RNA sequence: UGCUUAUCAAGAGUGACUGAGGGAACAGGCCCUGCGACGUCCGGCAACCUCCUUAAAUGGAACGGUGCUAAAUCCUGCAGAAUGUCCUUCAUUCUGAAAGAUAAGUC
Numbered sequence: 001u002g003c004u005u006a007u008c009a010a011g012a013g014u015g016a017c018u019g020a021g022g023g024a025a026c027a028g029g030c031c032c033u034g035c036g037a038c039g040u041c042c043g044g045c046a047a048c049c050u051c052c053u054u055a056a057a058u059g060g061a062a063c064g065g066u067g068c069u070a071a072a073u074c075c076u077g078c079a080g081a082a083u084g085u086c087c088u089u090c091a092u093u094c095u096g097a098a099a100g101a102u103a104a105g106u107c
Base pairs, nucleotide, nucleotide: 002106003105004104005103006102007101008100013042015041016040017039021032022031023030026077027076028075029074043069044068045067048065049064050061051060052059073099078096079095080094081093082092083091084090
């Protein structure tokens, strides 16, 4: 890299260094940012693995392996449904898919 499963509207900084971009990619929007983004460190959050407990369901812990720490995965893109316009369509909402992220497992 591929495959399987689970989760993705909760939560988390008045810190230090650095110094210009950033929000995965493409497109369209909309945002964050010299009142300091991104990144690194520290701090923190969470609880997948882990540990304790239970017959089980569950409940608890946070030393360790990861992860996360603006906005729903920032929103939309594909399909279906409902409503309103009005039948060429457009708008809103909902559901599902796709893509992606993370964890555990596996070839």
SAM riboswitch aptamer (S box leader) from Metabacillus indicus, 107 nucleotides, folded computationally.
Its Rfam family is "SAM riboswitch aptamer (S box leader)". From the family's description: The SAM riboswitch is found upstream of a number of genes which code for proteins involved in methionine or cysteine biosynthesis in Gram-positive bacteria.
NCBI's taxonomy places the organism under Bacteria, Bacillati, Bacillota, Caryophanales, Metabacillus.